[in-house]
């Protein structure tokens, strides 16, 4: 000077005019008006994961369903975070993991291949027999080749007709003990085994944990108007011709009363709040930042920088019961740590 990697903030400022919603205060011709103060975010978003709060269910276990799945710890809880192992990827900072068992059992492994899991024999290699250039046939081999993503450990040697862990060394894995280092996951060494075990658990399935259901339109107070039930006198009928009284019916209207409740209203709900949902526009000044131009001025050995004139100029978005996270969007800035490559001194 260039490329990168990681964390964190931030994400326009003052004013001026016109605006919108709570609140509290005054005024009022009840419709409002005037003042004060208050009013979006890092994601308020998706509504995916856990809680908190409500209403329903609920003897105690178990089955079956669902969900996590590496280890330590944080947490109110989570599928979160934080620190570490293990595996992948970068030279490197560093990132990313759908990271429990495949030697419980079942299953399944396209397409190519001869053969894809108690394997296999196209070519090919050795031997026998036959015609004998070459190739047929019956057998042995799996070492080369070739086919796949993968073909049942590698290299070397010895051994054979050819080979073949068929022997042996050494090397890679793999199981077991042992020792040292860790809270552990798991890391480093040593010895011993058979000679070698593929892969998929986002197939079943097995192990360890964990889970009741809807959710603020949840609920809770009050609570019209229709319908519904109960008491009064009134008016009908009847004893008795009339009234006063009395008995009947409960079909009419009127009053009260009663319960569940519906529309609605309040709470639930908040130092911004709800009501189908305010928190905004405009214009003016500045302010970062990009782009160009000048080759003037400043620093500096030098690459550059800054400074000066224009032009442009601020992204993604928008509360709804609350609180923790997760993902997923975002123009540009400004701090800090760390890398790798180049040039100066």
């Nucleotide at each position: 000077g260039g490329a990168g990697c990681c964390g964190g903030c931030u994400g326009g400022a003052u004013g001026g005019c016109c605006g919108c919603g709570g609140u509290c205060c005054g005024c009022u011709c009840a419709g409002g008006c005037g003042g004060a103060u208050c009013g979006a975010g890092g994601a308020a978003g998706g509504u995916c994961g856990g809680g908190a709060c409500u209403c329903c269910g609920c003897a105690g276990g178990g089955c079956a369903g669902g969900g996590u799945g590496c280890u330590g710890g944080c947490u109110a809880a989570c599928g979160g975070c934080c620190a570490g192992u293990c595996g992948a990827g970068g030279c490197g900072a560093c990132u990313c993991g759908c990271a429990g068992g495949a030697a419980a059992g079942u299953g399944c492994c396209a397409c190519a291949g001869a053969g894809a899991a108690c394997a296999g024999a196209c070519c090919g290699c050795c031997g026998g027999c036959c015609c004998c250039a070459g190739g047929g046939u019956c057998g042995g081999c799996a070492a080369g080749g070739g086919u796949g993503a993968a073909a049942c450990g590698g290299u070397g040697c010895g051994g054979u007709a050819a080979g073949a862990g068929c022997g042996c060394a050494c090397c890679a894995g793999c199981g077991c003990u042992c020792c040292g280092g860790g809270c552990g996951a798991c890391c480093g060494g040593a010895g011993c085994g058979g000679c070698u075990a593929g892969g998929c658990a986002a197939a079943c399935c097995c192990c360890a944990c964990c889970c009741g259901g809807a959710g603020c339109a949840a609920g809770a107070u009050c609570g019209a108007g229709c319908a519904g039930g109960g008491a009064g006198a009134g008016g009908g009928c009847g004893g008795c011709c009339c009234g006063c009284c009395c008995g009947c019916a409960g079909a009419c209207a009127c009053u009260c009363c009663c319960g569940g409740g519906u529309a609605g209203a309040u709470c639930g709900c908040a130092u911004a709040g709800a009501u189908g949902g305010a928190u905004g526009g405009u214009c003016a000044u500045c302010c970062a930042a990009g782009g160009a131009g000048a080759u003037c001025c400043c620093g500096g050995c030098a690459a550059c920088g800054g400074g000066c004139u224009c032009c442009c100029g601020g992204a993604c978005a928008g509360a709804a019961u609350c609180c923790c996270g997760c993902c997923u969007a975002c123009a540009g800035g400004c701090c800090g740590a760390c890398u790798c490559c180049c040039c100066g001194c």